[in-house]
Context: one part of a larger RNA
């Protein structure tokens, strides 16, 4: 030196544990902000610091409820000084205070700082100074003053300027929609292609958003707005036919409200422009009389009308059939017929205030039955014998496995105040309420720089292909139902629909809170984070990156006292069931380092 055996040290694996995470179900909530947010800075306690709370009224102030003996949050003790059955601390609801920065908004600024004007009010002999309020910008309504060009021969309007009211701004994890829009990568290289309309940027909305009531699908049979899920289906397709990409109809479900409003024709009314005559037209209809501001063409506003694909509507003529009550006014006059406006009642419907009732929620309260014997043990919840409760034998704690010890659990019950749902009564306010139904026929209307076409793009399973459908830019450019679009070039027949206007709940997505669950993790795992100060220490100019460290014991009972030592540390003694559990603390593997013995070179 090596090997072996034994006994140690170091180290922190393993086992057991869980304060923390994670996935998902259900219920509820889904915005906050100039009444100053989100997020911060600085303060604030009897005592240094961190966290939490709070704001110069500063671990708190007031009121109203709950609760009932202790209490002055926590790391975290120690002392001090207090408070409390005249009800504290604590829990809930509503108020008050709320420094400075921050959209930050009087001005400035290198955030948490500097510095003003005006009004009011303290203090000072006076100035400096303190306190309270106010003073930013944009959009828009109303209102006062001033006032162009143009037009007209005289109303202006725009603009400028003062006052006043309303709204906006900024934040927000994820989810939505829209506008822009990569590359690493894959294709075993790479260019079409892919990654991917992803990441990212911008705009903008809501508790959801988007979509949405067929110019849709389908195929000789039919369906009947949209959305989401399953299937169809990795199918049909597409594709340097490579890598890859990848539907739809149909069928089965979720939801459910088989949904509504306009444009136009036409009428009335107000008004602008052009044009024209002295009588046409018009004056509710018929007859007679009268009037003549009127007419015709065209534009705009308002009200009525109207909303469809078995095509619908308007208007004229014609046929059949039928009228919600009462009052007032009116359409040149008379008679007959008839219409319009308005008030009120009846009927229907929307919004909203108040009252009464009834749920939920934001504190709580009650809640059964052994602390029985013996036994092991440090300790009984274990063993054994014998009881009891159960609408409660979910779960957690307690010196070892506890229905009956504690907290709870099943069940029952509770709100002065706030929030929220719902029923009912009553009041206010808005709105609808027939010249309607039906048939024939003539005229008119049925969304235009649109559809279509051409060129170049985009998007669809579809990469230009035979390429429809949808869509952007440029050019060109229709028709009105005997019309127009689609059914995958195109044509015919047939079938489906009715574009070029708008709105629309639910089923869907996501987040947070409460609560439950897990063939989810158990300290190199699980969130980055089980921590005493984690988005901390530390790294980086910066954007940004980003840790580690859990476990004595049932209880500190945390080793009085003695001895060795400068101390660290140890030996006795003591505590404890255990100290080989001693704040380097449960268990304590291996690598690694020793001591003793044996064998061997």
């Nucleotide at each position: 030196g090596g090997c072996g055996c034994a006994c140690g040290g170091u180290g922190g694996a393993u086992g057991c544990c869980u304060u923390g995470g994670u996935a998902u179900g259900c219920u509820g909530a889904g915005c906050c902000g100039a009444u100053g947010a989100a997020g911060g800075a600085c303060g604030u306690g009897a005592a240094a610091g961190g966290c939490u709370g709070c704001g110069a009224u500063a671990a708190g102030c007031c009121u109203c409820g709950g609760g009932g003996a202790g209490u002055u949050g926590u790391c975290a003790a120690u002392u001090g000084a207090g408070c409390g059955u005249u009800g504290a601390u604590c829990c809930g609801a509503g108020g008050g205070u709320g420094u400075c920065c921050g959209a930050a908004u009087g001005g400035g600024g290198a955030a948490a700082c500097c510095u003003g004007g005006c009004c009011g009010u303290g203090g000072u002999u006076g100035u400096g100074u303190g306190c309270g309020g106010u003073c930013g910008c944009c959009a828009u309504g109303c209102u006062g003053g001033u006032g162009a060009a143009g037009g007209u021969u005289u109303g202006a309007u725009a603009g400028c300027u003062g006052g006043u009211g309303u709204g906006g701004a900024g934040g927000u994890u994820a989810c939505g929609c829209g506008g822009g829009g990569a590359a690493g990568u894959g294709a075993a290289a790479c260019a079409u292609c892919u990654c991917a309309g992803u990441a990212c940027c911008c705009g903008u909305a809501g508790g959801a958003g988007a979509a949405g009531a067929a110019a849709a699908c389908a195929a000789u049979a039919g369906u009947g707005a949209u959305u989401c899920c399953g299937u169809g289906a990795g199918u049909a397709g597409u594709g340097g036919c490579g890598a890859g990409c990848g539907a739809a109809a149909g069928c089965g479900g979720a939801u459910g409200g088989u949904g509504g409003c306009u444009a136009a024709a036409c009428c009335a009314u107000a008004u602008g422009c052009g044009u024209g005559u002295g009588a046409u037209a018009c004056u509710c209809g018929g007859c007679a009389g009268g009037g003549g501001u009127u007419g015709c063409g065209u534009g705009u506003g308002u009200g009525g009308g109207g909303u469809u694909g078995u095509g619908g509507g308007a208007u004229g003529u014609u046929g059949u059939u039928g009228u919600u009550g009462c009052g007032g006014g009116u359409g040149c006059u008379g008679c007959c017929g008839u219409g319009c406006c308005u008030g009120u009642g009846g009927c229907g419907u929307g919004c909203u205030g108040c009252g009464c009732g009834u749920g939920g929620u934001u504190a709580g309260g009650g809640g059964a039955a052994g602390u029985g014997g013996c036994u092991u043990g440090g300790a009984a919840u274990g063993g054994u014998c014998u009881g009891c409760c159960g609408g409660a034998g979910u779960g957690g704690g307690u010196g070892a496995g506890a229905g009956u010890c504690c907290c709870g659990u099943a069940c029952c019950u509770g709100a002065a105040a706030g929030c929220u749902g719902u029923g009912u009564g009553u009041g206010g306010u808005g709105u609808g309420u027939g010249u309607g139904a039906u048939g024939a026929u003539g005229u008119c209307c049925c969304g235009a720089g649109u559809a279509g076409c051409a060129g170049c793009g985009g998007g669809c399973u579809c990469g230009u292909g035979g390429a429809a459908u949808c869509u952007g830019c440029u050019g060109u450019g229709a028709a009105u139902c005997u019309g127009c679009c689609g059914g995958g070039a195109c044509c015919a027949c047939c079938c489906g629909g009715u574009a070029a206007g708008c709105c629309u709940g639910a089923a869907u997505a996501c987040u947070c809170a409460g609560u439950g669950u897990g063939a989810c993790c158990g300290a190199u795992a699980g969130c980055g984070g089980a921590u005493u100060g984690a988005g901390u220490a530390c790294c980086g100019u910066g954007a940004g990156g980003g840790a580690a460290u859990g476990g004595u014991g049932a209880a500190a009972a945390g080793u009085a006292c003695c001895c060795c030592g400068g101390g660290a540390g140890g030996g006795g003694a003591g505590u404890g069931a255990a100290a080989g559990a001693g704040u380097a603390c449960c268990u304590g593997a291996a690598a690694c380092c020793g001591u003793g013995c044996g064998c061997u070179u």